A computed fold for a 265-nucleotide part of an RNA from an Anaerolineae bacterium, annotated as large-subunit ribosomal RNA, domain VI. The coordinates come from a structure-prediction model, not an experiment, and the mean pLDDT is 88. Lineage of the source: Bacteria > Bacillati > Chloroflexota > Anaerolineae.
[in-house]
Context: one part of a larger RNA
This record gives sequence, structure tokens and C1' cells, in this order.
RNA sequence: CGCAGGUGGCUUGAGGGGAGCUGCCCUCAGUACGAGAGGACCAGGGUGGACGGGCCUCUAGUGUGCCAGUUGUACCGCCAGGUGCACCGCUGGGUAGCUACGCCCGGCAGAGAUAACCGCUGAAAGCAUCUAAGUGGGAAACUCGCCCCAAGAUUAGGCCACCCACUCCGUUAAGGAGGUAAGACCCCUGGGAGACUACCAGGUUGAUAGGCGGCAUGUGUAAGGACAGCAAUGUCUUGAGCUAAGCCGUACUAAUGGUCGAGGG
Repeated sequence: CGCAGGUGGCUUGAGGGGAGCUGCCCUCAGUACGAGAGGACCAGGGUGGACGGGCCUCUAGUGUGCCAGUUGUACCGCCAGGUGCACCGCUGGGUAGCUACGCCCGGCAGAGAUAACCGCUGAAAGCAUCUAAGUGGGAAACUCGCCCCAAGAUUAGGCCACCCACUCCGUUAAGGAGGUAAGACCCCUGGGAGACUACCAGGUUGAUAGGCGGCAUGUGUAAGGACAGCAAUGUCUUGAGCUAAGCCGUACUAAUGGUCGAGGG
């Protein structure tokens, strides 16, 4: 821009893409079969491999803005307590998130039409013949069925809901301009969304982010003080102190402000 008014939402599916794998064990049954050795079809059940999708409850990893221990050095005047640098200095743990080594799910069933092939009836050709007329069965292949995209499918589909008898110019018209409606956008606060864009949640009639409060989680008993010891250190206060991305609250801070958008189809 188009889809012949302007909007918001829900959809149909022409068409396209994905998937399509397979082992072993058990029952049937030591049955059918077979002299025996051996040993099924059919049917049903279980458990794996690889592959694919999703997820973070568990297990495990990471976790450079969490906690602790510790070395050297510099600084905060000194002690104490800290901070910077040294691969995050090193070491032990670890929330969210992201992950696999973890967890969940998938391939199925079924239908249609068939291939090779196997049939029924059956002539030409008194027989025979699956074929010539007619009529069945039969594959991971094909068409559906399962998952995803999809009306620019210009053949532009369908359904529901919302807004509409504005002003001016113009021959009352075509058309043009302006302010609006439903609504949308810019902008702003952000995000399990994301390269950008898009998408999603919000913008004071507000919990969108930050802050703050509570909780959870993680570290593992802070600092200060007291006591014991000559001291290193230990004990008590004390499961203390601190605690990111988590959860629930709370307007304290920041979401200011603006533009576009139908006119009777």
C1' cells in the first nucleotide's frame, strides 16, 4: 500500500514444513511342527538404544553483583575493623537464571487408494485361465490421521463485538481540508520477550521497575562487649550477622508529555 467505512478480537485452512527408526525380555508355549535335536506364526504385555521436543521438582554443573575461610601488599593516622590489587588472588559452599549427566513427553492406533504378489467368479478358446466385463486381499512408500506455519490464498475467506447521521470549501456531487469516536501509535516504566525490530505486562482509576517491609534461600555463630587464658585462641551474647537475579506486600521514587485516527460506507 492492497484486501471498497473505521476499529478490536477469535478463527477456517488452499498451500507449505516437521515427525516417520529400532533392539531385547515375558506370556501364549516348551504348545503347533518335528523321529529327535530343536522350535514358531497369530495375539498380548514389559523394558531399553539412538533421535526429536519441552522443563528445572529431583540429581549434577555453572553461578565474575551472595556468604565464609585465608596469603602477600597498599591504604583508611594507630589498635580493632575494613577496602583496593594480585586469574573472581586462592580456597570451601551457593539463590535465580542458563544447562545435562537430570526429569517429562513423542514415533502409535486407525481409515482410504495401491505396488510386487495372492485370490473369487469368468469368457474370448464347450477345457483351462486373477482379467478381457465384474469383484476381493495386499507394503515403513502414497492420501488422510499427529505437531508447526499459514487469507498478499490479490480467489486477499468466515464469525463476534465496538464506533458512527461532525464542521468548513466545493453544484446538494465527486473530491479536498479540519477537529473527533472506537481505537492505535510515539514516548515513558519494565519483562521468563528480544541482535535491532517485533512480542508481552504496565503508565497514577497504577504494583511496571527501583526502594522499603516480611518470608524463602544460601552461607555458617558477624561486629561490639563480657568471661577464661601470659598469649595464639576459646566460650557466652548467637543458628548470630549478612544475604543477587526468588515469593508476598507497600505508592516512598520514576511511568512526564504528545500525535494520529471513520463520516454513511